[in-house]
Context: one part of a larger RNA
């Protein structure tokens, strides 16, 4: 001197764009924040209303009848549209949040996988025959206070399991070429086992099964880099290596069984301490040094420990199970929760916002599609927390007015500063007129905003801090080692440019100072 997610004192007009629980990963009350799909499937409801019955208006009439509206009631079978349940697919592994743990292949970075997975999307190629048993939802009876079951009828499917077909697939055997850093890749050939499919519909098209490539996305494996401590010197037993086996999408002590006795260490093992990591951010002339808030990548975590199902992907914030603590609820038998999502409550703290508004944009999930969801997002509230821009008036005005303050009593200063004259109209207030943002048939929260035009109309907008010296700015009164200042020297004991308080002066200016932390 520069910085800050800042906080404090005094003081404040606007206006753009940012930012805003760094402390209790404390506990949370309420409201939301993950759906969708009827073009996969059966009921069920409610409405449209074809029928049927019954009614019996008008109206002709040969008085026998004929026509047969309005109401009423059905409503088997048919139609269309909705509506919440439920079987069923996809989505709930994204997208938001936190940084507790973690000294680590966690992250960065440069490589490998001849050890390896990948739904959705794209490219090719081939298929989709033909059959069965179930089950929810309903009924029907039943238990419990709830939560939530329990039997026993019957029922669908793009739900679920047999068959059939089948190679360029899997696996195992023979063989030929070729190629590599080794196990072995790669491209053939033959023989044997094996595995598949599903439909819907407005007929346009969506699906459906298996191969091969392809891009996305993840795994895994290794050089190299990544604080502090030696007043931690020794550490290990699934520990180090083999064989056989088992798991994994894969390699591997990943796990077992047995064999050997390794393996890491002053090039700091191990223990202890403290931290998520980077792109960046701050500072500096640069080497460094300090971080790691807002925004991008990675990576861990979702009350705490644990366990796995499901799935292309989870060992899963708003799923499951068990154990712990806390909370609520009960008929005491039992049961329900988990805000480190967005608002918001208590607490903690020196300190950090509304229980807003919209799907219009962007962008996701689900659907052919229209749409529906979406506290991601877009916007608005709130805070001078920060960066930047503006304003608080402009010119002209000496009788140097009053009034302060000082005085040597002449004056000095305040000070062109005021009054006062003529202007303007950034801002303010009214009133009107109004967007781009929409990719248009449509569809705008934000917003009747911003702009943009008239009028009015100087009106409502200036302060903080210091004035011995480092350091730009000085005098009076008051106090009297007292009150009291101070960042270092040091001020104060009767004339204090250093302490108060007045005037003037200096800096900064919607901010000024003051602490605290980095450089």
């Nucleotide at each position: 001197g520069g910085a800050c997610g800042a906080a404090c004192g005094c003081u404040g007009g606007c206006g753009g764009c940012g930012u805003g629980c760094u402390u209790a990963a404390c506990a949370c009350a309420u409201g939301c924040a993950g759906g969708u799909c009827g073009a996969a499937c059966g009921a069920a409801g409610c409405u449209u209303g074809a029928u049927u019955a019954c009614g019996g208006a008008c109206u002709c009439u040969u008085c026998g009848g004929a026509u047969g509206a309005a109401g009423u009631a059905u409503g088997a079978u048919a139609u269309g549209a909705c509506u919440g349940a439920g079987u069923g697919g996809c989505g709930g592994a994204c997208g938001g949040g936190u940084g507790a743990g973690u000294a680590a292949c966690g992250c960065g970075u440069g490589a490998g996988u001849a050890a390896c997975c990948u739904g959705c999307c794209c490219u090719u190629c081939a298929g989709a025959g033909g059959g069965g048993g179930a089950u929810a939802g309903c009924g029907u009876u039943u238990g419990g206070a709830a939560a939530c079951g329990a039997a026993c009828g019957g029922u669908a499917a793009u739900a679920c399991c047999g068959c059939a077909u089948a190679a360029u697939g899997u696996a195992u055997u023979u063989u030929g070429a070729c190629c590599g850093c080794a196990u072995g890749a790669u491209c053939g050939a033959a023989a044997u086992a094996c595995c598949a499919a599903a439909g819907a519909u407005u007929u346009a098209u969506c699906g459906c099964u298996g191969a091969a490539g392809g891009a996305u996305g993840g795994a895994c494996u290794c050089g190299c880099g990544u604080c502090u401590g030696a007043u931690u010197a020794g550490g290990u037993u699934g520990u180090u290596g083999g064989u056989g086996g088992g798991g994994u999408a894969a390699c591997g002590g990943c796990c077992u069984a047995c064999c050997a006795a390794g393996c890491c260490g002053a090039c700091g093992a191990u223990c202890a301490g403290u931290a998520g990591c980077c792109g960046g951010a701050c500072u500096g002339a640069g080497a460094g040094g300090u971080u790691g808030a807002u925004c991008g990548g990675c990576c861990a975590c979702a009350u705490u420990g644990g366990g796995a199902c499901u799935g292309a992907g989870a060992c899963a914030c708003g799923g499951c199970c068990c154990a712990g603590a806390c909370u609520c609820c009960u008929a005491c038998g039992g049961g329900a929760g988990g805000c480190a999502g967005c608002a918001g409550u208590g607490g903690g703290g020196a300190a950090u916002a509304u229980u807003g508004c919209a799907c219009a944009a962007u962008g996701g999930g689900c659907g052919c599609a229209a749409g529906c969801c979406u506290g991601a997002u877009g916007c608005a509230g709130c805070a001078a927390c920060g960066c930047c821009g503006c304003g608080u008036g402009a010119a002209g005005g000496a009788a140097g007015a009053c009034g302060g303050u000082u005085u040597u009593c002449g004056g000095a200063u305040u000070g062109u500063a005021a009054a006062c004259u003529u202007c303007u109209g950034u801002u303010c207030u009214u009133a009107g007129u109004g967007a781009a943002g929409a990719a248009u048939a449509a569809u705008g929260a934000c917003g009747g905003u911003a702009g943009c035009u008239a009028a009015g109309g100087a009106g409502c907008a200036a302060g903080c801090c210091a004035c011995g010296g480092c350091u730009a700015a000085c005098u009076a009164c008051g106090u009297g080692c007292c009150a009291g200042c101070a960042g270092c020297c040091g001020c104060g004991g009767u004339a204090a440019u250093a302490c108060g308080u007045a005037g003037g002066u200096g800096g900064c200016a919607a901010g000024c100072g003051u602490u605290g932390u980095c450089c």